[in-house]
RNA sequence: CGCUUAUCCAGAAAGACCGAGGGAACAGGCCCGAUGACGUCUUGACAACCAGCAACACAUUGCCCCCCGCUGUUGCCAGGUGCCAAAUCCUGCUCUGAAUAUUCAGAGAAAGAUAAGUG
Numbered sequence: 001c002g003c004u005u006a007u008c009c010a011g012a013a014a015g016a017c018c019g020a021g022g023g024a025a026c027a028g029g030c031c032c033g034a035u036g037a038c039g040u041c042u043u044g045a046c047a048a049c050c051a052g053c054a055a056c057a058c059a060u061u062g063c064c065c066c067c068c069g070c071u072g073u074u075g076c077c078a079g080g081u082g083c084c085a086a087a088u089c090c091u092g093c094u095c096u097g098a099a100u101a102u103u104c105a106g107a108g109a110a111a112g113a114u115a116a117g118u119g
Stems, first nucleotide, its partner, number of pairs: 001119008013043005021032003026092004044084001046082001049080002052076006058069001088111001093108006
């Protein structure tokens, strides 16, 4: 970097440094920002994807049962990641419904982020 799967309306900030833009990219909107944003560092939190531990279960295979398990559920923990303005800040493409001549609501896609696996 590519691919696959899952999740994305919950949650969680202080200090120091820096100094003008920032909210991924493009467009539109709406916000944050010299009362110092964004970023970096330190400390502290949040969450629980993976790992670890425990309990329970035996559905999913080719008749059955038992054990198991790279299985499932729940709980604990916080080692590997992640994360700490706003839903991934909202919209953009497709479909459906309402209202009606550009709005509202819903579903999906695309793009993106994170994790785990894989090439």
Molecule: SAM riboswitch aptamer (S box leader)
Organism: Chitinophagales bacterium